Model confidence (mean pLDDT): 80 of 100.
Predicted 3D model of a 115-nucleotide RNA (SAM riboswitch aptamer (S box leader)) from a Deltaproteobacteria bacterium.
The sequence was found by an Rfam model in a public genome assembly.
[in-house]
RNA sequence: CCAGUAUCGAGAUGACGCAGAGGGAUCUGGCCCGCUGAUGCGUCAAGCAACCUUUGUGGCGCAAAGGUGCUCCUGCCAGCCCGUCGGAUGCAAGUCCGGGAGGGGGCGAUACGAC
Numbered sequence: 001c002c003a004g005u006a007u008c009g010a011g012a013u014g015a016c017g018c019a020g021a022g023g024g025a026u027c028u029g030g031c032c033c034g035c036u037g038a039u040g041c042g043u044c045a046a047g048c049a050a051c052c053u054u055u056g057u058g059g060c061g062c063a064a065a066g067g068u069g070c071u072c073c074u075g076c077c078a079g080c081c082c083g084u085c086g087g088a089u090g091c092a093a094g095u096c097c098g099g100g101a102g103g104g105g106g107c108g109a110u111a112c113g114a115c
Stems, first nucleotide, its partner, number of pairs: 004112005013045006022033003027079004046071003051067006075107001080104003084099006
């Protein structure tokens, strides 16, 4: 660096400093946050979680310490496929339109990362 695997509706934040207009990954449609200073960066302290390491141990669980990560809104909601319900049209097969639960996928984030 990267294949891959796992998780992503739970949980947990404040202060100070820098900076100054956008931000919530990308695009679109919504919806939120933001000069009462958001997002971002840094410092301090607190907390959450249990992916990795170590110890308590031979195993599971649990706990602790450490390495990351995280502490507004479901990855804020949706958009691709399946599926199902309703309507229109049609003799039918089918076609078109609209909606909800659910499932799958894609992309993204985090951890571990072989060759």